Predicted 3D model of a 426-nucleotide RNA (Bacterial RNase P class A) from a Chloroflexota bacterium.
Of the family's consensus pairs, 94% are formed in the model.
Rfam family: Bacterial RNase P class A. The family's RNA type in Rfam is ribozyme. Rfam links the family to the GO terms dimeric ribonuclease P complex, ribonuclease P activity and tRNA processing.
A source record names the gene rnpB.
[in-house]
RNA sequence: CAGGUUGGCCGGGUGAUUGCGGUCCUAAGCGCACGCGAAGGGAUCGAGGAAAGUCCGCACUCCCCAGAGCGCGAUGCCGGAUAACGUCCGGGGCGGAGCAAUUCGCCGGAUUGGGCCACAGAAAAUAACAGCCUCCCCUUUAGGGGGGAGGUGAUGGUGAAAAGGCGGUGUAAGAGACCACCGGCGCGGAUGGCAACAUUCGCGGCCAGGCAACCCCCAUCGGGAGCAAGGCCAAGCAGGAAUGAACGCCUUCGGGCGGGGAAAUUGCUCGUUUCCCUAGAAUUCCAGGUAGGCCGCACCGAGGUGGGCAGAGAUGCUCAUCCCAGACAGAUAAUCACCUCCAUUAACAUCAGGGAGGACGUGCCUUCGGGCGUGUAAACCUGAUCAUAAAUGAGACAGAAUGCGGCUUAUAGGCCAGCCUGGGGA
Numbered sequence: 001c002a003g004g005u006u007g008g009c010c011g012g013g014u015g016a017u018u019g020c021g022g023u024c025c026u027a028a029g030c031g032c033a034c035g036c037g038a039a040g041g042g043a044u045c046g047a048g049g050a051a052a053g054u055c056c057g058c059a060c061u062c063c064c065c066a067g068a069g070c071g072c073g074a075u076g077c078c079g080g081a082u083a084a085c086g087u088c089c090g091g092g093g094c095g096g097a098g099c100a101a102u103u104c105g106c107c108g109g110a111u112u113g114g115g116c117c118a119c120a121g122a123a124a125a126u127a128a129c130a131g132c133c134u135c136c137c138c139u140u141u142a143g144g145g146g147g148g149a150g151g152u153g154a155u156g157g158u159g160a161a162a163a164g165g166c167g168g169u170g171u172a173a174g175a176g177a178c179c180a181c182c183g184g185c186g187c188g189g190a191u192g193g194c195a196a197c198a199u200u201c202g203c204g205g206c207c208a209g210g211c212a213a214c215c216c217c218c219a220u221c222g223g224g225a226g227c228a229a230g231g232c233c234a235a236g237c238a239g240g241a242a243u244g245a246a247c248g249c250c251u252u253c254g255g256g257c258g259g260g261g262a263a264a265u266u267g268c269u270c271g272u273u274u275c276c277c278u279a280g281a282a283u284u285c286c287a288g289g290u291a292g293g294c295c296g297c298a299c300c301g302a303g304g305u306g307g308g309c310a311g312a313g314a315u316g317c318u319c320a321u322c323c324c325a326g327a328c329a330g331a332u333a334a335u336c337a338c339c340u341c342c343a344u345u346a347a348c349a350u351c352a353g354g355g356a357g358g359a360c361g362u363g364c365c366u367u368c369g370g371g372c373g374u375g376u377a378a379a380c381c382u383g384a385u386c387a388u389a390a391a392u393g394a395g396a397c398a399g400a401a402u403g404c405g406g407c408u409u410a411u412a413g414g415c416c417a418g419c420c421u422g423g424g425g426a
Stems, first nucleotide, its partner, number of pairs: 001422010012339007020046007029036002048397001052408002055406005060226004072222005077091005092107006108217002113215002115211003129156002131152009164182002167179003183207002185204008230295004239286005248257003258278008303322008342393004349385006359376007
């Protein structure tokens, strides 16, 4: 320098103008007072690394709940971290990729439960299809052939997988039936490790197919629903109660009589006339509660930033400092300028190297083959400068809605560090 790999970080900056949302301050006005009040003005704050998917785990809220069990769900090597987790950190075992750095996947239980194991194959679990061996019967001149009874997992074939491997003993043929070695499993011990486990020694022929992401068993954890949780206030309509002058009769249901009120008639009363009322409503209160409003919920938090200490790390402890979005159909924006960052464009000219140990010109020498010296230069190729500039283009994924910790997924471009491989230089 190039390629790779692992981890961490950033996710444009500044300014101007015009806007949007929150909080605080500020007037008139209202109010005995505490205070209420905000059109306008001022101050200040205003998305993310994933705010996303809603897949896990919590906080918080309501409901349920003596205790125990059944059922259901999740998790499953070991140790640690954490409020908790299916997350994270470190380690172990097995298997895979890579030359390497590194990385990916899996992880309780399968001789005592059940089930399944495609195709092929006799058989997929307590296996005789072919073959081999023994005996018997039939047959053939003989070799042999056919049938039956049994033994056999050594040989063949099938398959992803066929009942440890290999050599020997043994046998009618065979077989862990027995023996040596190797492998596995189980038991016991030693050493190292907190442990998973590793290394090693001894014993036992114990040799046992796979699947638990099929049911199942074991261990651990889990009550349910979710901020549309939940709490408070509360129009209108409907419901209930109280108050109020009359509050009765007849009816062919139109009304009439009676009664009450008002006005006029004459100052008052009666009377008369006209109008209205005659039980429906109105007013006040009550309970639940709809619309709507407020709280939850926006500064005290598993909080942010910086430092120190402990630890291998996840993380913890501690010090200083800060208060930092909070809408309710949902604000956080738009435009411009300059800068930053990325990509593309790469000419002319100049210089250097190559071209050029060759070619051409020329001087000298010559054994006439050539040798030595000197001078000149092109096309073309490569690199540097021009170029820390210029022009043009691009700038992703994506938008909080109770909050927090994770996981997963999306993401233009850029920065830093460790390690590995290859090449070059000193």